[in-house]
The prediction has a mean pLDDT of 84. Small-subunit ribosomal RNA from a metagenome, 1488 nucleotides, folded computationally. Rfam family: Bacterial small subunit ribosomal RNA.
RNA sequence: AGAGUUUGAUUCUGGCUCAGGAUAAAUGCUGGCGGCGUGCUUAACACAUGCAAGUCGAACGGACCUUUAUUACUGAAGCUUCGGCAGAUGUAAUAAAUAAGUAGUGGCGAACGGGUGAGUAAUGCAUAAAUAAUUUACCCUUAAGUUUGGGAUAACUCUUCGAAAGGAGAGCUAAUACCGAAUAAUCUAUUUUGUUUACUGAUAAAAUAGCAAAGUUCCGGCGCUUAAGGAUGAGUUUAUGUCUGAUUAGCUUGUUGGUAGGGUAAGAGCCUACCAAGGCUUCGAUCAGUAGCCGGCCUGAGAGGGUGUACGGCCACACCGGGACUGAGACACGGCCCAGACUCCUACGGGAGGCAGCAGUGAGGAAUAUUGCGCAAUGGGGGCAACCCUGACGCAGCAACGCCGCGUGAGCGAUGAAGUCUUUCGGGAUGUAAAGCUCUGUCAAGUGGAACGAUUAUGACGGUACCACUAGAGGAAGCACCGGCUAACUACGUGCCAGCAGCCGCGGUAAUACGUAGGGUGCAAGCAUUAUCCGGAAUUAUUGGGCGUAAAGCGCAUGUAGGUUGUAGAUUAAGUCAGAAGUGAAAUCCUUCAGCUCAACUGAAGUCAGCUUUUGAUACUGAUCUACUUGAGGUAAGGAGAGGGAAGCGGAACUCACGGUGUAGCGGUGGAAUGCGUAGAUAUCGUGAGGAACAUCAUUGGCGAAGGCGGCUUCCUGGACUUAUUCUGACACUGAAAUGCGAAAGCAUGGGGAGCGAACGGGAUUAGAUACCCCAGUAGUCCAUGCCGUAAACGUUGUUCACUAGGUGAUGGAGGUAUCGACCCCUUCAGUACCACAGAUAACUCGUUAAGUGAACCGCCUGGGGAGUACGACCGCAAGGUUAAAACUCAAAGAAAUUGACGGGGGCCCGCACAAGCAGUGGAGCAUGUGGUUUAAUUCGACGAUACACGAAGAACCUUACCAGGGUUUGACAUCUACAGAAGUCACUGGAAACAGAGAUGUGCCCGCAAGGGAACUGUAAGACAGGUGGUGCAUGGCUGUCGUCAGCUCGUGUCGUGAGAUGUUGGGUUAAGUCCCGCAACGAGCGCAACCCUCAUUUUGUGUUGCCAUCAAUUCGGUUGGGAACUCACAAAAAACUGCCUGUGGAAAGCAGGAGGAAGGUGAGGAUUACGUCAAGUCAUCAUGCCCCUUAUACCCUGGGCUACACACAUGCUACAAUGGCCGAUACAAAUGGUUGCCAAGCCGCGAGGUGGAGCUAAUCCAAUAAAAUCGGUCUCAGUUCGGAUUGUAGGCUGAAACUCGCCUACAUGAAGUUGGAAUUGCUAGUAAACGCAGAUCAGCUAUGCUGCGUUGAAUACGUUCCCGGGCCUUGUACACACCGCCCGUCACACCAUGAGAGUUGGAAACACCCGAAAUCAAUAAGCUAACCGCAAGGAGGCAGUUGCCUAAGGUGGAAUCAGCGAUUGGGGUGAAGUCGUAACAAGGUA
Repeated sequence: AGAGUUUGAUUCUGGCUCAGGAUAAAUGCUGGCGGCGUGCUUAACACAUGCAAGUCGAACGGACCUUUAUUACUGAAGCUUCGGCAGAUGUAAUAAAUAAGUAGUGGCGAACGGGUGAGUAAUGCAUAAAUAAUUUACCCUUAAGUUUGGGAUAACUCUUCGAAAGGAGAGCUAAUACCGAAUAAUCUAUUUUGUUUACUGAUAAAAUAGCAAAGUUCCGGCGCUUAAGGAUGAGUUUAUGUCUGAUUAGCUUGUUGGUAGGGUAAGAGCCUACCAAGGCUUCGAUCAGUAGCCGGCCUGAGAGGGUGUACGGCCACACCGGGACUGAGACACGGCCCAGACUCCUACGGGAGGCAGCAGUGAGGAAUAUUGCGCAAUGGGGGCAACCCUGACGCAGCAACGCCGCGUGAGCGAUGAAGUCUUUCGGGAUGUAAAGCUCUGUCAAGUGGAACGAUUAUGACGGUACCACUAGAGGAAGCACCGGCUAACUACGUGCCAGCAGCCGCGGUAAUACGUAGGGUGCAAGCAUUAUCCGGAAUUAUUGGGCGUAAAGCGCAUGUAGGUUGUAGAUUAAGUCAGAAGUGAAAUCCUUCAGCUCAACUGAAGUCAGCUUUUGAUACUGAUCUACUUGAGGUAAGGAGAGGGAAGCGGAACUCACGGUGUAGCGGUGGAAUGCGUAGAUAUCGUGAGGAACAUCAUUGGCGAAGGCGGCUUCCUGGACUUAUUCUGACACUGAAAUGCGAAAGCAUGGGGAGCGAACGGGAUUAGAUACCCCAGUAGUCCAUGCCGUAAACGUUGUUCACUAGGUGAUGGAGGUAUCGACCCCUUCAGUACCACAGAUAACUCGUUAAGUGAACCGCCUGGGGAGUACGACCGCAAGGUUAAAACUCAAAGAAAUUGACGGGGGCCCGCACAAGCAGUGGAGCAUGUGGUUUAAUUCGACGAUACACGAAGAACCUUACCAGGGUUUGACAUCUACAGAAGUCACUGGAAACAGAGAUGUGCCCGCAAGGGAACUGUAAGACAGGUGGUGCAUGGCUGUCGUCAGCUCGUGUCGUGAGAUGUUGGGUUAAGUCCCGCAACGAGCGCAACCCUCAUUUUGUGUUGCCAUCAAUUCGGUUGGGAACUCACAAAAAACUGCCUGUGGAAAGCAGGAGGAAGGUGAGGAUUACGUCAAGUCAUCAUGCCCCUUAUACCCUGGGCUACACACAUGCUACAAUGGCCGAUACAAAUGGUUGCCAAGCCGCGAGGUGGAGCUAAUCCAAUAAAAUCGGUCUCAGUUCGGAUUGUAGGCUGAAACUCGCCUACAUGAAGUUGGAAUUGCUAGUAAACGCAGAUCAGCUAUGCUGCGUUGAAUACGUUCCCGGGCCUUGUACACACCGCCCGUCACACCAUGAGAGUUGGAAACACCCGAAAUCAAUAAGCUAACCGCAAGGAGGCAGUUGCCUAAGGUGGAAUCAGCGAUUGGGGUGAAGUCGUAACAAGGUA
């Protein structure tokens, strides 16, 4: 950084798709280790269980435990004088001490930490400010104080209610709990005075009034109260920024402001009363939808776009809703009250609960972890402390979820092993890869040691990181892809199937695209897919796009807001520029260092946009002021005009009415008919009436903003232009909204109505014809008034201003020159049209009237279809208009130009193409081929032209490929190996034959002394292989047909074009011809044309046998013989024809016309010769050949049959239908060809086919071989015949092993159809058609009437190119390119998909009105209750319960509006295989 995809190709426009990066991911396959991170994106769904907020005994009373002492009681062992002594033990009380734990009072904490993102579009967040409008527990600093009293209460004891939770009553008690008094200020309130400035403030002084405390101790302290300050945290306010929708345009009543009061820590409608009527909004209010915001993160060159997980800041929430209490701080996640839903317990009376804390469970979901260890560290709460608590946190576990690192070994190793894959069978690949040899030891494993993190004690992690040693290559590689984009190819399988696919697209028998394998490419403990975001995409374009034809200029104007705005000067300093300061949290990014072995990770230092404050600068923009005249406007004087409105007038035409003339038609069409007309039309003349439109002039002429405006005159009226330096002094441009105008059609009301004329009717046309054509004809067209508001309302080009070569016309003015005058001419202004430079454009084209170069403003576009449609709204009487989507679907849709092809487009030209002629075909019979049918088989191929007397130049067997039957299996044929034998010849048996069996005979050639070996041939055996007319001509070669013997098809260089391409090759002439000439940005060249080749036509020369015979001679009279070399002829070689000559014409050309000469004249005639290509034309059955298929058969052999069938259809021919003839007789004249397995003479036999015969001939010698039409003579006399010969019978002949199926010929007899052929159609332009015969190939014979050649006789006609067919060149249109046998439209039918309407129905969310109204605050009240204070007392002050009020959550009712779901039926839309009907569009698309 680009690439693929629209086309036959091109350029452009334009969408779709891909390559990159990323992720809180998921899925598939796979999986060795470690480090660092991350881990419910869905149901703010419901939660079992455990834990997550406690702590303080140095605030307090008590209970309990322990110890000691004393007292009282008890009274053990022991002693005893038996009286007792002694006093253990135990119990109780008192006093003292006491570690730990402890319910309660009290203090502090619980408002932090942790979670989540539902709500919230601003009571939020970010940035910057304000607080002179505030507060702040614990902490720090400073100052002062800590005096003196009082009354209760929990715990506890007793009684009592309840299942429980939990209470109730009585009694006792303490405090750093509660209360009173004293004292106090730099505190609070009020007042006065002074100073000060940011003037609702701060500060100083004074006066009056008021307000405090708590103790405890281990004696070190720790606390408490007041005040001031700090620090920290918080509250409130302001400015700016902060998503989408106008198919949401108006919203608001505590609303906006004021006064007074209340309230708060604090300003404020924060609340209340009263007063005023304000406030917000197109710079988007309100409403609706969506959403936590940011630092950041991803991407990007950047500008931007997307995003907000983890970490950090802020906010909000804690089952849903409401509320307050406590407190420094909450309207409080693990507090309280109420209401609701849900769950649980219950003795049914009543209670309990809130994981969006950490784990964990269920559910949902594509999807997300352990009911772990520890307070060792860091941090937090409490405590003087020890210490306690801490699912914060530190760690571990699970997961390749991500990033980073490492490993799965290294070196040598060729017979390039085996295996596998492939192959042209030679080989190649896997591949130094393996094996093998020599090594190493990372990771993992085992053994031993062993940290930092901690200071002096304490280590969950953890015997972990790390270190050392041990053994051994051992335990460790997959995934995707391989048609192009995009790196990487082969085989097999499959056969539009199965499947693939991100886009283009692969797959229908040779798939690098499916599946598998081998190989390869890429990445790698991962790989690929899916999803999402950015990029590429300049495809929303600020950077950085467009609007004539691709999507896109409003139909036109006026004009509000807005945007923009001439020249000069002054002031200011808002924008702008510069400096400084503040802020910009940390983390992140970036740069440089550093720490973990590296890296990821982590640490340190440095760096920013923006905002704010401040000091300066003043060119530009802005603001204010003062001037100016060139923008703009006015004034005066002129001329031009279908500009607009109203009224009047005019003639031509038309129709109608009346009258006259006049008679049978008129009218209409491609042709007709309907229609009109004998009741007198049409035609024609006269008179009258009516309505509409204004010929000629007339015009790329005029006017108007556009729509539009056209006879003449008058009236009213708008605008533009020119001239005049005359006036004002920026007054300007554009223009969202708004307003007006706005063709035709249409609507309403009333007129009018000649012509024309939707609809309707009739007649034609047609397969149909709801059309085109014709005859009629209603609305309408016209007028007035009012609507409608759209058009291809187009220059498909918004308005305004400036600048940038020219030329030519024509319109309206002005000036100048010239002239007697006018025109012409020159200059200039305005509008208008064409050509053209520069420039622009994808091209076409535009080009001073820009689509050029710039400026200002507005409108509009962002793939095609769905759709200018639905819904909503506004407008309209309606028709409808304006605004204006989505689902779904396609990979295109499109613009311009290019080359072709095509056209019921045009021009030019050619051809037996038509025309003019001649002879035919189509009708008959027969022959041959084909289709069809039949068959055991009727082998196969060829099917418009370009198949059908074609392959087949010859099917009785063979051929033969087909069928039936009988056989063979290394084979009928080829090569190789082994063994045997020469080969061969003769005859026998069975059999239809093939074949099988069994004999006889025979011994060859080469080498070698011999044995033996070899070559050819035969047989046997085994396998490699043979064989296939089996398939594919759409896998192929070769060959061929056709367009077409048409004149075309191309190339090199140059030039033009962005390019495909063009030019050359077009043009003017000419030709049979791209033949030649001229011209020309072309110059040349190639394949074709022509010529060169063959035959024929003339002449010459040479040679004369087998050919010839003029002269001479002979003659058997036959060129036969001698002879000749003249002629014919043959074979060779030459010549000749070239528009060379003349005349005319043409351009002094090419050429053309005529003429001369010449055997031949303009390619002399004929042949051979077929360009680039087209038709997937034909042929795998001539041959060759890839692949596939068969292999005791799809091969091979044999016999017989079939290819020859026969209701029929077609094609090509033959013979005829007769007198230009048939028959009989006579008499002529060819050319070419063939012949030894052959042609076969003479002679003889036969009516004949033929037989016999055997001469000659390897051929200018002999033979086939008499040419026939023709000519002469005769006969027949128009008939199914003396035409015609089919068919059939009989008798023969020939070939051949063999003529039954199934040959040909002969003779005799028989004697069908047919009397010139419908529609249609073929050939031929001169030695041609037509007619006539002859020969040859194939071949034993023949079905040949076919085919290929040969000669004989020998015409007619061509005016000409309008038409049919085919072709060539140029041009034009095109939506075609498989190319008109093209493309393509709509209804209908069927299937599927999304969607609109729809009686209704279901649900959601929000608002409004009313009802009801919990808890709580506040207020009121004082019939109940009441410790502290006052009072001697009574009582009071104060408080509480209760009650009431305001307000209000939830709930209920109601009617509107709104968003979704479903809905019988219905509307159109889209997509589908080769459905139906027509043919609307593309060519003049057949009616532009």